[in-house]
Order: sequence, then C1' cells, then structure tokens
RNA sequence: AAGCAAGGUAGAGGUGCGCGAUUCAUAAGUAGCCGCGCGGAGGAGAAGCGUGAUCCGCUGAACCGCGGCAAAAGGGGAAAGCGCCGAAGUACAGAUCUUCGCAGGAUCUGCGCUGGGCAUAUCGUUAACAGCGAUAUGACUGUCACCAAACGGUGGAGUGCUAUCGCCAAU
Repeated sequence: AAGCAAGGUAGAGGUGCGCGAUUCAUAAGUAGCCGCGCGGAGGAGAAGCGUGAUCCGCUGAACCGCGGCAAAAGGGGAAAGCGCCGAAGUACAGAUCUUCGCAGGAUCUGCGCUGGGCAUAUCGUUAACAGCGAUAUGACUGUCACCAAACGGUGGAGUGCUAUCGCCAAU
C1' cells in the first nucleotide's frame, strides 16, 4: 500500500408491510323491549362451558304465533396521517394481565419458519368463499450464484443483496 473478516452506516424489491382519527355498508328487521294469543311450571343469572350468590314466575314461567319499536360488539371497505423494508406474520415454550374457574383474548421474552404480492384448493376462524391464519400447487416478480455466443436455463434464501466505512490512538 492492497485485500479479507467481525462490526457499523445508508439503501432497493411494489397491487410492498403494519397502525390508523374519521366515515360507510354489513351484522339485521337479528338480539332485546312492549302488547295480545296459545300454553300451564318453570325460567333468568359471569361473552363460550361449568358452577353460582341472587332474581322473576299460577296477579301465569319457558316454547310457539301475531303486531309495534328496534340495537351493539367483533370482523370488513375507504381514509387525513404515522411507523417501516424480518417490513410483518406465524409454530412451540415461558411470563404477566383479564376470569369464580376453565377456555379464549391482549402484551412481552426465548427459539425456529416464511424474499414478495397474486390466483386456486384444503383445513381452521367467522353471521358470511367478506376477511384473516396455516399448508400445497401454479405462473409472476426482485435478488444472488452457476451454466450459456445469445435468447434464456438451473438452483439458493432476507442471519440475504447493493453501496460505503472498517485496526489508528488512548485506557
């Protein structure tokens, strides 16, 4: 002086990922409430299950029918704006919160898997092939490696790829 490695910084993939004030439809003419009829002893009570203090009921419970009034949550579309490119999602394990308990849900941690979106099928979830999650298949797309004269082909995975800095000094 050059190169390499640990490590750092900054970027790219596009129907890109996540949150989202607000708003719209759906949920649904459903739940529920009131009145009448039938009926004739049960019914309600923790969001699902169990249990339950307690409450209603022959001054008529549940079920059913008619009429009137009539929601909400979760999930979904759009969206000001915000955070980003393992963005984010998810299997398993653990912890905390929520509960009367279980289940479920939310958050965090560890470890693993998935480059990305789309379509189809199956399973799960849900009121709902609306959406979401998992798996498989298919073409598309970005990236790197190898092959090829070339068109292109084969394969890999984000702990990747591109650019850049990167052993001097002090303790």
The RNA shown here (Lysine riboswitch aptamer) has 171 nucleotides and comes from an uncultured Clostridia bacterium.